[in-house]
RNA sequence: AUCGAAAAAGGCAAACUCGGCGAAAGCCGGGGACGCAAAGCCAACGGGUCUACCGUCACAUUCGUGACUACGAUUGCCAGGCCGCCGAAU
Numbered sequence: 001a002u003c004g005a006a007a008a009a010g011g012c013a014a015a016c017u018c019g020g021c022g023a024a025a026g027c028c029g030g031g032g033a034c035g036c037a038a039a040g041c042c043a044a045c046g047g048g049u050c051u052a053c054c055g056u057c058a059c060a061u062u063c064g065u066g067a068c069u070a071c072g073a074u075u076g077c078c079a080g081g082c083c084g085c086c087g088a089a090u
Base pairs, nucleotide, nucleotide: 001090003087004086011036012035016031017030018029019028020027021026034076040082041081042080046078047077048074049073050072055068056067057066058065059064
């Protein structure tokens, strides 16, 4: 340096749940651990995925139904930039 151990120390925290926010996706905090060697930081004007209050269109006709759409959300979906603990094997 590559790499990532049935190693050591330390770290993060999915589902679920409680409280709060939101139209929703989802987010924040407490509990909780499925996992993670960058599941640390940046970035959502790289791609993907999710949502649809508003808006547009169609149907309907005063109740609404459906389709489309990001400016919303996600980095624990992938790619990218910066930095970093430990040290078996190679």
Predicted 3D model of a 90-nucleotide RNA (c-di-GMP-I-GGC riboswitch aptamer) from a Chloroflexota bacterium.
It was read from a public genome assembly, where an Rfam model found it.
Its Rfam family is "c-di-GMP-I-GGC riboswitch aptamer". Clan: c-di-GMP_I riboswitch clan.
Its mean pLDDT, the model's own confidence on a scale to 100, is 86.